[in-house]
RNA sequence: GCCUUCGGGGCAGGGUGCGAGCUGAGGCUCCAUUCCCGACCGGCGGUGAGAGCCCGCGAGCGCGAUUGAGCGCAGGAUCCGGUGUAACUCCGGGGCCGACGGUAUAGUCCGGAUGAUAGAAGGC
Repeated sequence: GCCUUCGGGGCAGGGUGCGAGCUGAGGCUCCAUUCCCGACCGGCGGUGAGAGCCCGCGAGCGCGAUUGAGCGCAGGAUCCGGUGUAACUCCGGGGCCGACGGUAUAGUCCGGAUGAUAGAAGGC
C1' cells in the first nucleotide's frame, strides 16, 4: 500500500389520559416504551491502573474540484471518601448526561440505516 472479516446497548412494573369509540342517559371501554413515579443502557483510541461525564475521535447538518482530502456548524454530563508509587479510570457512596426527522413532549419506539464511521483483527 492492497484485500477480507468484524465494528452499539437500553423502559420491568405502576399512574395519568391529549384523543378515539360506544351509550337514550347516567356512564363505560380503549389509548403514551414520549407525560408522572420508577426501570434500564453506555461506541472507539489515549491516559503511570480498567473512564458515558479527563483528553481526543466517531455518529448529525451544511459547504466543498469526479474520486472526495478538507473546512464550518450543531450536540452532553462528576463530586465526596478509601486503597495505592500512581486512579476525576479501581472499591464504597451520592449525582449528572444523552444528535436529527416522526409521533401525545422519546438516550431506550419507528425512520434515514441491509447506511456511514472512529477503529479492531487477520491475510498478501